[in-house]
Context: one part of a larger RNA
RNA sequence: UUGGGUUUAAAGGGUCCGUAGGCGGAUUGGUAAGUCAGUGGUGAAAGUCUGCAGCUUAACUGUAGAAUUGCCAUUGAUACUGCUAGUCUUGAAUUACUGUGAAGUGAUUAGAAUGUGUAGUGUAGCGGUGAAAUGCAUAGAUAUUACACAGAAUACCAAUUGCGAAGGCAGAUCACUAACAGUAUAUUGACGCUGAGGGACGAAAGCGUGGGGAGCGAACAGGAUUAGAUACCCUGGUAGUCCACGCCGUAAACGAUGGAUACUAGCUGUUGGAAUUUAUUUCAGUGGCUAAGCGAAAGUGAUAAGUAUCCCACCUGGGGAGUACGUUCGCAAGAAUGAAACUC
Repeated sequence: UUGGGUUUAAAGGGUCCGUAGGCGGAUUGGUAAGUCAGUGGUGAAAGUCUGCAGCUUAACUGUAGAAUUGCCAUUGAUACUGCUAGUCUUGAAUUACUGUGAAGUGAUUAGAAUGUGUAGUGUAGCGGUGAAAUGCAUAGAUAUUACACAGAAUACCAAUUGCGAAGGCAGAUCACUAACAGUAUAUUGACGCUGAGGGACGAAAGCGUGGGGAGCGAACAGGAUUAGAUACCCUGGUAGUCCACGCCGUAAACGAUGGAUACUAGCUGUUGGAAUUUAUUUCAGUGGCUAAGCGAAAGUGAUAAGUAUCCCACCUGGGGAGUACGUUCGCAAGAAUGAAACUC
């Protein structure tokens, strides 16, 4: 509980697809369900309101009227909504052509770095820090040269760059798949928007099975620091990080801003198209500054938080609490849904 709100005060679902539902472009005819008008019936009485009257007045009572915002039937109206039959092209989609990109999946491959192994040179230190020590090293380390092997990540290019629904995506090449933009106006002719339930995807960590394991590195061990040091620093180091398949389903999943459509001054960068008189124009994105407006302010400002419409989600003082109970899902971890007492 409403004519209110949701960037930051409580509040936008992590994202998309889509069922029911809600809403929906232009135009013509029909219908008359919604809608509007007339008439009739009904809408008990008391009560309420108004006029008048009766008790000396009032309360009270009587009487007449109104009201009873409703329902039913019937006769009309046809602007709007619905239904129905046509038509249209601007919304939407398709087609053709030209392009774009770190979009996805799979495979192959490259160089630097790191580590290890073998061999050579070579000798006493190396490493590390604020300073040290643990550690490594005469069984020859560190350094350096050659060869071999392994795994992971891709310097420069690189950018408020680009692509993707979001999560996210970066060496190169190939194959397969998807998307987007522009141009043409060729085709269909409203086929659209949103979307409760539902489905799919969904970083990192974590889980299961089997591989892999260079570097890094929770846990753990040791050395320091310190009053202490279960830390910060150092030396090691297991899970993990990587791959395949299967789960988990959460994040400050953020633009803390749901999606769609239309409209509303400008200036200036940049990405990809198109046109041309080469200086601009135009379409789609991506940034900065600002007018009006909006806003509690910060700010926002055509990528709106402006002006409007449609649909969904969510909020209603702090704590208790994202807890308890129940249910669903999960191997588990836990996730989802989600109170109350009490208290201020």

The part of an RNA shown here (small-subunit ribosomal RNA, central domain) has 344 nucleotides and comes from an uncultured prokaryote. The full RNA is in RNAcentral, with records from ENA. Model confidence (mean pLDDT): 89 of 100. Its Rfam family is "Bacterial small subunit ribosomal RNA".